The RNA shown here (transfer RNA) has 72 nucleotides and comes from a bacterium. It matches the Rfam family "tRNA". It is annotated as a transfer RNA.
């Protein structure tokens, strides 16, 4: 250089083109306990960037950025 895959909460992952974008874990608050922990309840927090297609885009298309792999 060429080709392929990936990019979504702090982290690990879900999500037929139409659900309020969900889980686990972490964080905060409370219950709990003599205290701490386990456990329970509540809660905060995310679609890499820019365009395009569409009534509607996390999803499809293009470019760019970043990560990984294959190839000479």
């Nucleotide at each position: 250089g060429u080709c392929c895959c990936c990019g979504u909460a702090g982290c690990u992952c879900a999500a037929c083109g139409g659900a309020u974008a969900g889980a686990g874990u972490a964080g905060a608050c409370g219950c709990g306990u003599c205290c701490u922990a386990a456990g329970c309840g509540u809660u905060u927090g995310a679609u890499g960037c820019a365009g395009g297609u569409u009534c509607a885009a996390u999803u499809c298309c293009u470019g760019c950025c970043g990560g990984g792999g294959a190839u000479a």